[in-house]
RNA sequence: GCCGCUGUGGUGAAAUUGGCAGACACGCAUCACUCAAGAUGAUGUGGGAGCAAUCCCGUGUCGGUUCAAAUCCGAUCAGCGGCA
Numbered sequence: 001g002c003c004g005c006u007g008u009g010g011u012g013a014a015a016u017u018g019g020c021a022g023a024c025a026c027g028c029a030u031c032a033c034u035c036a037a038g039a040u041g042a043u044g045u046g047g048g049a050g051c052a053a054u055c056c057c058g059u060g061u062c063g064g065u066u067c068a069a070a071u072c073c074g075a076u077c078a079g080c081g082g083c084a
Base pairs, nucleotide, nucleotide: 001083002082003081004080005079006078007077010026011025012024019067027045028044029043030042031041032040046057047056048055049054060076061075062074063073064072
């Protein structure tokens, strides 16, 4: 230099011939239980605005196509692999 694969919450990861983003697990928070803890169970857990209803943003980054994009297209960054 060329080619290929990968990039999604705090972590590991799901969701694909485009249609509710984050299922599930771990972790964490609160509560129950306990003398206390552990274990176990219940509820919650991306960010912002709002009294609330609700709204906006968010799939490495920046654009494009589309009614609609994690998914398709272009460029770019990072990691891994192959060829030279």